RNA sequence: AGCAACUUGGCGCAGGGGUAGCGCGCGGGGCUCAUAACCCCGAGGUCGCUGGAUCGAAACCAGCAGUUGCUA
Numbered sequence: 001a002g003c004a005a006c007u008u009g010g011c012g013c014a015g016g017g018g019u020a021g022c023g024c025g026c027g028g029g030g031c032u033c034a035u036a037a038c039c040c041c042g043a044g045g046u047c048g049c050u051g052g053a054u055c056g057a058a059a060c061c062a063g064c065a066g067u068u069g070c071u072a
Base pairs, nucleotide, nucleotide: 001071002070003069004068005067006066007065010024011023012022013021018055026042027041028040029039030038048064049063050062051061052060
């Protein structure tokens, strides 16, 4: 330098046009003599950035950035 994959709460990941969820973690409550386990509730993300198409984008298109791998 070229090609490919990936970028979404603190962490690991889903969601591929109708406005974001799961697990773990965190906070509160229940249960217990108490702790763990278990059960319930909650907070936390304008989906890497900037544009574009669309009535509507995390998703489609373009550019850029970052990470990983392959080739030279």
Transfer RNA from Phanerochaete carnosa HHB-10118-sp, 72 nucleotides, folded computationally. It matches the Rfam family "tRNA". It is annotated as a transfer RNA. Lineage of the source: Eukaryota > Fungi > Dikarya > Basidiomycota > Phanerochaete carnosa. The sequence is in RNAcentral, with records from ENA, GtRNAdb and Rfam.